[in-house]
């Protein structure tokens, strides 16, 4: 220098052919249960979907550039 792949909550991830509130588990916080703790159960908080543009009535999803990670070639 070139190619492929990946980026969604504090962590691990899902998200269907672009379509009606952006979700799950774990963590954390509150509560119930208990003499108490753990376990269990209920609830809450938490997001510029890497950044900036574009296409579209509509983008996490499609296109372009850039940034970060991983792999390969030279």
């Nucleotide at each position: 220098g070139g190619g492929c792949u990946u980026g969604u909550a504090g962590c691990u991830c899902a998200g269907u052919u672009g379509g009606u509130u952006a979700g799950a588990g774990c963590u954390u916080c509150c509560g119930a249960c208990u003499c108490a703790u753990a376990a269990u159960c209920g609830g809450g908080c938490g997001g510029u979907c890497g950044u900036a543009g574009g296409u579209u009535c509509g983008a996490g999803u499609c296109c372009u550039a850039c940034c970060g990670g991983g792999c390969c070639c030279a």
The RNA shown here (transfer RNA) has 74 nucleotides and comes from an uncultured Pseudomonadota bacterium. It was read from a public genome assembly. Model confidence (mean pLDDT): 81 of 100. Rfam family: tRNA. By type it is a transfer RNA. About the family: Transfer RNA (tRNA) molecules are approximately 80 nucleotides in length.